The RNA shown here (SAM riboswitch aptamer (S box leader)) has 131 nucleotides and comes from Desulfosporosinus sp. It was read from a public genome assembly, where an Rfam model found it. The prediction has a mean pLDDT of 82.
RNA sequence: CUCUUAUCCGGAGUGGUGGAGGGACUAGCCCAAUGAAACCCGGCAACCCGCUUUUGCACGCAAUGUUUUUAUAGCUUGCACAAAGCAUGGUGCUAAUUCUUGCAGAAGAGAAGUCUUCUGGCAGAUAAGAG
Numbered sequence: 001c002u003c004u005u006a007u008c009c010g011g012a013g014u015g016g017u018g019g020a021g022g023g024a025c026u027a028g029c030c031c032a033a034u035g036a037a038a039c040c041c042g043g044c045a046a047c048c049c050g051c052u053u054u055u056g057c058a059c060g061c062a063a064u065g066u067u068u069u070u071a072u073a074g075c076u077u078g079c080a081c082a083a084a085g086c087a088u089g090g091u092g093c094u095a096a097u098u099c100u101u102g103c104a105g106a107a108g109a110g111a112a113g114u115c116u117u118c119u120g121g122c123a124g125a126u127a128a129g130a131g
Base pairs, nucleotide, nucleotide: 001131002130003129004128005127006126007125008124013041015040016039017038021031022030023029025102027100028099042094043093044092047090048089050086051085052084053083054082055080056079057078058077060075061074063072064071098123103120104119105118106117107116108115109114
């Protein structure tokens, strides 16, 4: 860099350094010397690793009942594309729904320019995996 899958209307600071930009792009609209970006600390979250409990399944163990097949509850181990939880580690995030928007369709309003709502898509972001 490309591809695949999942998520994107929730959450998170009156902190320190810094000193003019920032919100990906377009058009808007915003944020910012009452301090932008960036860095540090703090925080949020639970994608990955890890851990705990429960549930289900499988092998095994021993117990009871039964003539036997087998049934019942129990224990160890393993697995789960199952549920709940923890937050040591790897990331991520920490103004506004991804701030809105762009392309297509549907419904509605309007004399019209156009506007509103919904659905899908495009683009983007993040995680995990593959090349």